[in-house]
RNA sequence: GGAGUAGGUUGGACAGUCGCCGCCGUCGCACGACGGGGGAGGAAAGUCCGGGCUCCAUAGGGCAGGGCGCCAGGUAACCCCUGGGAGGCGCGAGUCUACGGAAAGUGCCACAGAAAAUAUACCGCCUAAGCGCGCAAGCGCCGGUAAGGGUGAAAUGGUGCGGUAAGAGCGCACCGCGCCGGUGGUAACAUCGGCGGCAGGGAAAACCCCGCCAGGAGCAAGACCAAAUAGGGGGGCAUGCGGCUAACCCCGCACGUGUGGCCCACACGGUCCCCGGGUAGGUUGCUGGAGGUGUACGGUGACGUACAUCCUAGAGGAAUGACUGUCCUCGACAGAACCCGGCUUAUAGACUUACUCCCUCU
Repeated sequence: GGAGUAGGUUGGACAGUCGCCGCCGUCGCACGACGGGGGAGGAAAGUCCGGGCUCCAUAGGGCAGGGCGCCAGGUAACCCCUGGGAGGCGCGAGUCUACGGAAAGUGCCACAGAAAAUAUACCGCCUAAGCGCGCAAGCGCCGGUAAGGGUGAAAUGGUGCGGUAAGAGCGCACCGCGCCGGUGGUAACAUCGGCGGCAGGGAAAACCCCGCCAGGAGCAAGACCAAAUAGGGGGGCAUGCGGCUAACCCCGCACGUGUGGCCCACACGGUCCCCGGGUAGGUUGCUGGAGGUGUACGGUGACGUACAUCCUAGAGGAAUGACUGUCCUCGACAGAACCCGGCUUAUAGACUUACUCCCUCU
C1' cells in the first nucleotide's frame, strides 16, 4: 500500500417565524390565556418465536395431534444468546449445520449398468482338475473367478505385501467397522490398549422409534359509568330413575354445559337454534418498567451483583408540519397504537476498534 474477517457508533445539523399533541404551574364559570420542560426507529417493518398482563377458572391426569433435538451455561422465557464438541468450507482471521436413532420395522435410490439386495456376470482372467480334438502350439466343453475394465452420486470395506491355475480377508501389516476396557474432561467427546475377518452403502428436510416441552383465547383481552330497547316472539333437548323422608333438602346413576380434539376427574343445572328490536357514548386498561445510563467487582463469555443517577411519546380516523437562512459527509430503508426479550428482511453514506493474508521498503 492492497485485499479480507468479526464488531461498535451514527442515520443530516444549527438558527428564526408560524402551526400540532401531551404533562406541570398560575389566572379564569366555561371556552381559553400566559409560562416551563417533553414529543417515532435501528429496524417502529414481518407477525416468525418467547413472555409480562387480562379473562375462561376451581384447573388435575391420560391419549392422539403439535414443537424442539450434540454438550454445558445465560435468561422471566424461547426455536434466542454465549462457550465448547463433531462434521463441512476457507491459505487464514473466521464461517455454516434441519447435529438423537439405519443392529426395532416398513418404504425409496430415476436413468445408465450384468447387478442397487435374499445380489450378480456385460467386456474380461484361468485352463489347475475332468472330457473331447490336435504331431505340437493350442482350441472347444465343463468348471473357477469378481482382483482388472465399463456404467453410475454410490458396486459390497481401502492401500500394500504374500499366496494362487487365475483370483478373493484366502493370510499378514496399517487404516476403517464392531465389542470390551484404561486415561482426561461436568458432558458432548478425545486418546490409548486388547479381542474379532467383519452385519454392503445413502437418506429419517420419508413413514417411524427415542427423549424433552407446553391449557386456551387475546388490549377488538378485560374493568367501570351513563343511556336506550321489546321483562319481545317461536321451537328442540333436559330436572328421569334409585336410596332416605309425610314432603323438601341431601346422596348415587343418567343427561346437558364449561376458551383446541377425545376420555377420565372436577364444577355447575339449564342448554341449543331461528326471527325481531335497542346501544355501539364516555372513563380506564395506556406507560415507572424482567427500564435507561455511569462506576466498581466476579466471569473466557453471554451475563450477574452492588452503589449512584435519570424519567426518555401515549394519539384516538390517529399528534412533530410548513417557510426562510447558513453549514455539510448533499442525506438510504422508512412512522409507535398494551408492553418487553429475540430472530428475519430492507438500508445511501460517514466514523471507528481488533484480527488475517499478499506485495514493497528498512
Molecule: Bacterial RNase P class A
Organism: Gammaproteobacteria bacterium